[in-house]
Molecule: c-di-GMP-I riboswitch aptamer
Organism: Pelotomaculum sp. UBA4789
């Protein structure tokens, strides 16, 4: 340097839901709370769903796939 995820250690992240706030909404923020997760770190390049609009668009969703970045530790 490159692969790995049995074991282990050291952590991490936080789904529904609930409450505040924000947004016409998808859904987002923040507290709580844990279904899960080896990248549930970040990026909207491409599919894909979703959400207002209505002929021409804007958006949300990375815990939906695929891609790019970047990473702790054990193994080979």
């Nucleotide at each position: 340097a490159a692969a790995u995820g049995a074991u282990a250690a050291a952590g991490g992240c936080a789904a529904a839901c609930u409450u505040a706030u924000c947004g016409u909404g998808a859904g987002a923020u923040a507290a709580g709370g844990a279904c899960g997760c080896a990248a549930a770190g970040c990026c909207a390049a491409g599919g894909g769903u979703c959400u207002u609009a209505u002929u021409a668009a804007a958006g949300a969703c990375a815990g939906c796939c695929u891609g790019g970045c970047u990473a702790c530790c054990u193994u080979u």